[in-house]
RNA sequence: ACCGAUAAAGGCAAACCUCUCGAAAGAGUGGGACGCAAAGCUACGGGUCUAAGGCAUUUUGCUAUGAUCGCCGGGCUGCCGGUA
Numbered sequence: 001a002c003c004g005a006u007a008a009a010g011g012c013a014a015a016c017c018u019c020u021c022g023a024a025a026g027a028g029u030g031g032g033a034c035g036c037a038a039a040g041c042u043a044c045g046g047g048u049c050u051a052a053g054g055c056a057u058u059u060u061g062c063u064a065u066g067a068u069c070g071c072c073g074g075g076c077u078g079c080c081g082g083u084a
Base pairs, nucleotide, nucleotide: 001083002082003081004080011036012035016031017030019028020027021026034070040076041075042074044073045072046071047068048067049066053063054062055061056060
């Protein structure tokens, strides 16, 4: 550097529920495990979600500065084993 997880030691924690924050998406917290070889970090690119505010409309629509890394990719870091 690349590859791998049916080994060893471990790690993380979906849905759902409690409480809290938020306009919402969603986030935090405790419980809980669907899964994960980076399901560690990062909002850098794309995608997706929301629309308080703003714009337009006289039905409603558009819009990120908000969110999502367990959507995909990039960047940084890392245990074990194998190959070079």
About this RNA
Predicted 3D model of an 84-nucleotide RNA (c-di-GMP-I-GGC riboswitch aptamer) from Desulfovirgula sp. The sequence was found by an Rfam model in a public genome assembly.